[in-house]
This is a predicted structure of a 265-nucleotide part of an RNA (large-subunit ribosomal RNA, domain VI) from a Patescibacteria group bacterium.
The sequence was found in a public genome assembly.
Rfam family: Bacterial large subunit ribosomal RNA. Gene Ontology terms of the family: ribosome and structural constituent of ribosome.
The prediction has a mean pLDDT of 81.
Context: one part of a larger RNA
């Protein structure tokens, strides 16, 4: 911007992309075949590799300030005891949602269908024969067209359904704007905006460290024990309008027929 009013939504599917990979194992059957050694086709049935896609339930990964231990040195305070700062996140142990493989699931055409390639072939003359070919007719590959999964009306033949509205200080609807994250460079997209659970915040809980300060008891003490499966807490979940989504502005479509009133010819 077009698609010959305008939206909203929901298919069609011409046309294009991908993917269709591979080996062993059984069982047919030690069967056919072969003196013997060995040893099948066809036809079933199962396993793995490696490839795609998903997903985080389970096993790990990681989790830049969730939780505990610890060193050095600085401050806070008379002093200790707690606490912060800095040293790779100062080391260390662990770790929730998220991401993620080494994890977990699915597929990787079953029975396939046409039309062919080399290639076999029937019938069959020109050429009384013979010839798969000249006329007819059959059969053939992981190949090719479909199946099977994406995108797909700029497919300018611009398609089709349904539902919604148009004469004004004008409306279906969309937009600025605002909350935000299933999205993400920005845009876009998606979920909302007081007729409300969008985020925070708060309260229950999942889940994560591991038993908090303070006090008290035991000990000379360093420490242990009790209170105390504690105290703390990022990203889950559910619930609740406490706070923010406020208030507003913007933009946005033709002609035809049909029917009733009226006017006028």
């Nucleotide at each position: 911007u077009g698609u010959u009013c305008a939206a909203a939504a929901u298919u069609u599917g011409a046309g294009g992309a991908g993917a269709u990979u591979a080996a062993c194992c059984c069982u047919u059957a030690g069967u056919a075949c072969g003196c013997a050694a060995g040893g099948a086709c066809c036809a079933g049935g199962g396993u793995u590799a490696g490839g795609u896609a998903a997903u985080c339930u389970c096993u790990g990964g990681u989790g830049c300030a969730c939780c505990a231990g610890u060193u050095g040195u600085c401050c806070g305070c008379g002093a200790a005891a707690c606490g912060g700062g800095c040293a790779u996140a100062g080391c260390u142990g662990g770790g929730u949602a998220g991401c993620u493989a080494c994890a977990u699931u699915a597929c990787u055409a079953u029975u396939u269908g046409g039309a062919u390639a080399a290639c076999u072939a029937c019938u069959g003359a020109a050429a009384g024969c013979a010839u798969c070919u000249a006329a007819g007719u059959a059969g053939g590959a992981a190949g090719c067209c479909a199946a099977c999964u994406c995108c797909a009306a700029a497919a300018u033949u611009a398609a089709a359904u349904u539902u919604u509205g148009u004469c004004a200080c004008a409306a279906a609807g969309g937009u600025u704007c605002c909350u935000a994250g299933u999205a993400g460079a920005c845009u876009a997209c998606u979920a909302g905006g007081u007729u409300g659970a969008u985020a925070g915040g708060u309260g229950u809980u999942a889940g994560g460290u591991g038993u908090a300060a303070g006090c008290a008891u035991a000990g000379u003490a360093a420490u242990a024990u009790g209170u105390u499966c504690a105290g703390c807490c990022g990203a889950g979940a559910c619930a609740u309008a406490c706070u923010a989504a406020u208030a507003a502005a913007c933009c946005a479509a033709a002609a035809a027929u049909u029917u009733u009133u009226c006017c006028g010819a």
NCBI's taxonomy places the organism under Bacteria, Bacteria candidate phyla.